[in-house]
Molecule: THF (Tetrahydrofolate) riboswitch aptamer
Organism: Zongyangia hominis
RNA sequence: AGCAGAGUAGAAGCCCGUGCGUUAAGUGCUGUCUGAACGGGGAGUUGUCAGACGGACGAAAAGGAUUCUUGCGGUACGAGCUUCGCAUCCCGCUGCU
Numbered sequence: 001a002g003c004a005g006a007g008u009a010g011a012a013g014c015c016c017g018u019g020c021g022u023u024a025a026g027u028g029c030u031g032u033c034u035g036a037a038c039g040g041g042g043a044g045u046u047g048u049c050a051g052a053c054g055g056a057c058g059a060a061a062a063g064g065a066u067u068c069u070u071g072c073g074g075u076a077c078g079a080g081c082u083u084c085g086c087a088u089c090c091c092g093c094u095g096c097u
Stems, first nucleotide, its partner, number of pairs: 001097005010084005016078004020073003029055008040091004061070003
C1' cells in the first nucleotide's frame, strides 16, 4: 500500500411471563419547540429517539356474580430465540499479501 473481516447503540419477527385499558388511556398519524444518542477515537445529516404543548382520527365485548374467567387493544415492561445493524466521512483494530 492492496484485499478481507470483527465489534455498538438499537430495530424487526416469534414466543413466554407480569401488568394496564375496555367508564378508552395507550398504540398509530401529524404541527411547533427543546433535548439526547448514533462500532475503539473524531466529525455527523434532510435520518433516529425522547420530552413539553397542540391538531385530526378512533375501538369488542361476553359470561359469571362483586371481582373473577374468557376475549379484545397496531396496549406497557421484562426474559428467551432468530434475523438485521456504525445514514455517511476520516482514523484506529484483526488476518492475509